[in-house]
Molecule: SAM riboswitch aptamer (S box leader)
Organism: Candidatus Kuenenia stuttgartensis
RNA sequence: AUCUUAUCCAGAGUGGCAGAGGGUCAGGCCCUGCGAAGCCACAGCAACCGGUCGGAGUAGGUUUUCAAUAGCCUGCGAAGAUGCUGGUGCUAAUUCCUGCCCGGGCGACCGGGGGAGAUAAGAC
Numbered sequence: 001a002u003c004u005u006a007u008c009c010a011g012a013g014u015g016g017c018a019g020a021g022g023g024u025c026a027g028g029c030c031c032u033g034c035g036a037a038g039c040c041a042c043a044g045c046a047a048c049c050g051g052u053c054g055g056a057g058u059a060g061g062u063u064u065u066c067a068a069u070a071g072c073c074u075g076c077g078a079a080g081a082u083g084c085u086g087g088u089g090c091u092a093a094u095u096c097c098u099g100c101c102c103g104g105g106c107g108a109c110c111g112g113g114g115g116a117g118a119u120a121a122g123a124c
Stems, first nucleotide, its partner, number of pairs: 002123007013042005021031003025099004043091003048087002050084001051082003057076007095116001100113005
């Protein structure tokens, strides 16, 4: 890079360096010399993966029993909880809005789906 799956109306910024752009693309609309991108420091948000706690349930073994129930042991383990010196990500605006299709509406516009993009986990 490509593919698969999940999520994307919540949340969270200060300082230093830097010096004109940034919001993927296009259109729109915004942000920006009261300082853009980028880099650094510290802080924060979230909870995808990992960890820990948790144990619904489930498999096997075993004891009891006519049998079942039930007890005990071992393994696996859903919900939920926790911010953990772990791995990422993120900290203007719904992914800022729209783009293609369908439905509703006289219309402004509204709703649904898709595409694209972002992030994570996995695959190759």